[in-house]
Molecule: FMN riboswitch aptamer (RFN element)
Organism: Pannonibacter tanglangensis
RNA sequence: ACAGGUCCUCGGGGCGGGGUGAAACUCCCCACCGGCGGUGAUGGCCUUGAGGGACUUCCGGGAGGAUGGACCCAAGGCCGCAGCCCGCGAGCGCCGUCCGGCUGACGCUGGAAGGGACAGCAGAUCCGGUGCAACUCCGGAGCCGACGGUUACAGUCCGGAUGAAAGAGAACCUGG
Numbered sequence: 001a002c003a004g005g006u007c008c009u010c011g012g013g014g015c016g017g018g019g020u021g022a023a024a025c026u027c028c029c030c031a032c033c034g035g036c037g038g039u040g041a042u043g044g045c046c047u048u049g050a051g052g053g054a055c056u057u058c059c060g061g062g063a064g065g066a067u068g069g070a071c072c073c074a075a076g077g078c079c080g081c082a083g084c085c086c087g088c089g090a091g092c093g094c095c096g097u098c099c100g101g102c103u104g105a106c107g108c109u110g111g112a113a114g115g116g117a118c119a120g121c122a123g124a125u126c127c128g129g130u131g132c133a134a135c136u137c138c139g140g141a142g143c144c145g146a147c148g149g150u151u152a153c154a155g156u157c158c159g160g161a162u163g164a165a166a167g168a169g170a171a172c173c174u175g176g
Base pairs, nucleotide, nucleotide: 002175003174004173005172006171008169009168010167016030017029018028019027031156032155033145034144035088036087037086038085043079044078045077046076047075048074049073051072052071055068057066058065059064083143084142092120093118094115095114097112098111099110100109101108102107125141126140127139128138129137147159148158149157
């Protein structure tokens, strides 16, 4: 370092101002926010190199020697990097199973555990620039955001949730 296992920790941000109104953090105008992994023509920094190196200063009559050295290259390490490109999670929906209630029955309804070889509008992007190359960089203009609740329609308030989880990190055990 890799593979398998056990266990622990961590693991989501945001309504500020004005207007209307009886009432709005929910509407309108101006604001604010962006889970996880990947990709990133990647970028930055550090270390090492008896790799290269313009050039600097010194020594020398010269050949040359010493000195520092931007930058380039190689190897290794660390840090950051897409809401709308690919995938994942959560939630809602959907599916069947089990238990209960109602019904003559079809079926309706409450609950439980489960399913992504269910992706369902699982949301939403274009233009210009640079360049060999960008939906990722730079600039501009756009767009999106579960469910339930609410004196009035919610990405930002309250609730399920001191939950769950994509995953991230650490410790220990085993193996060739």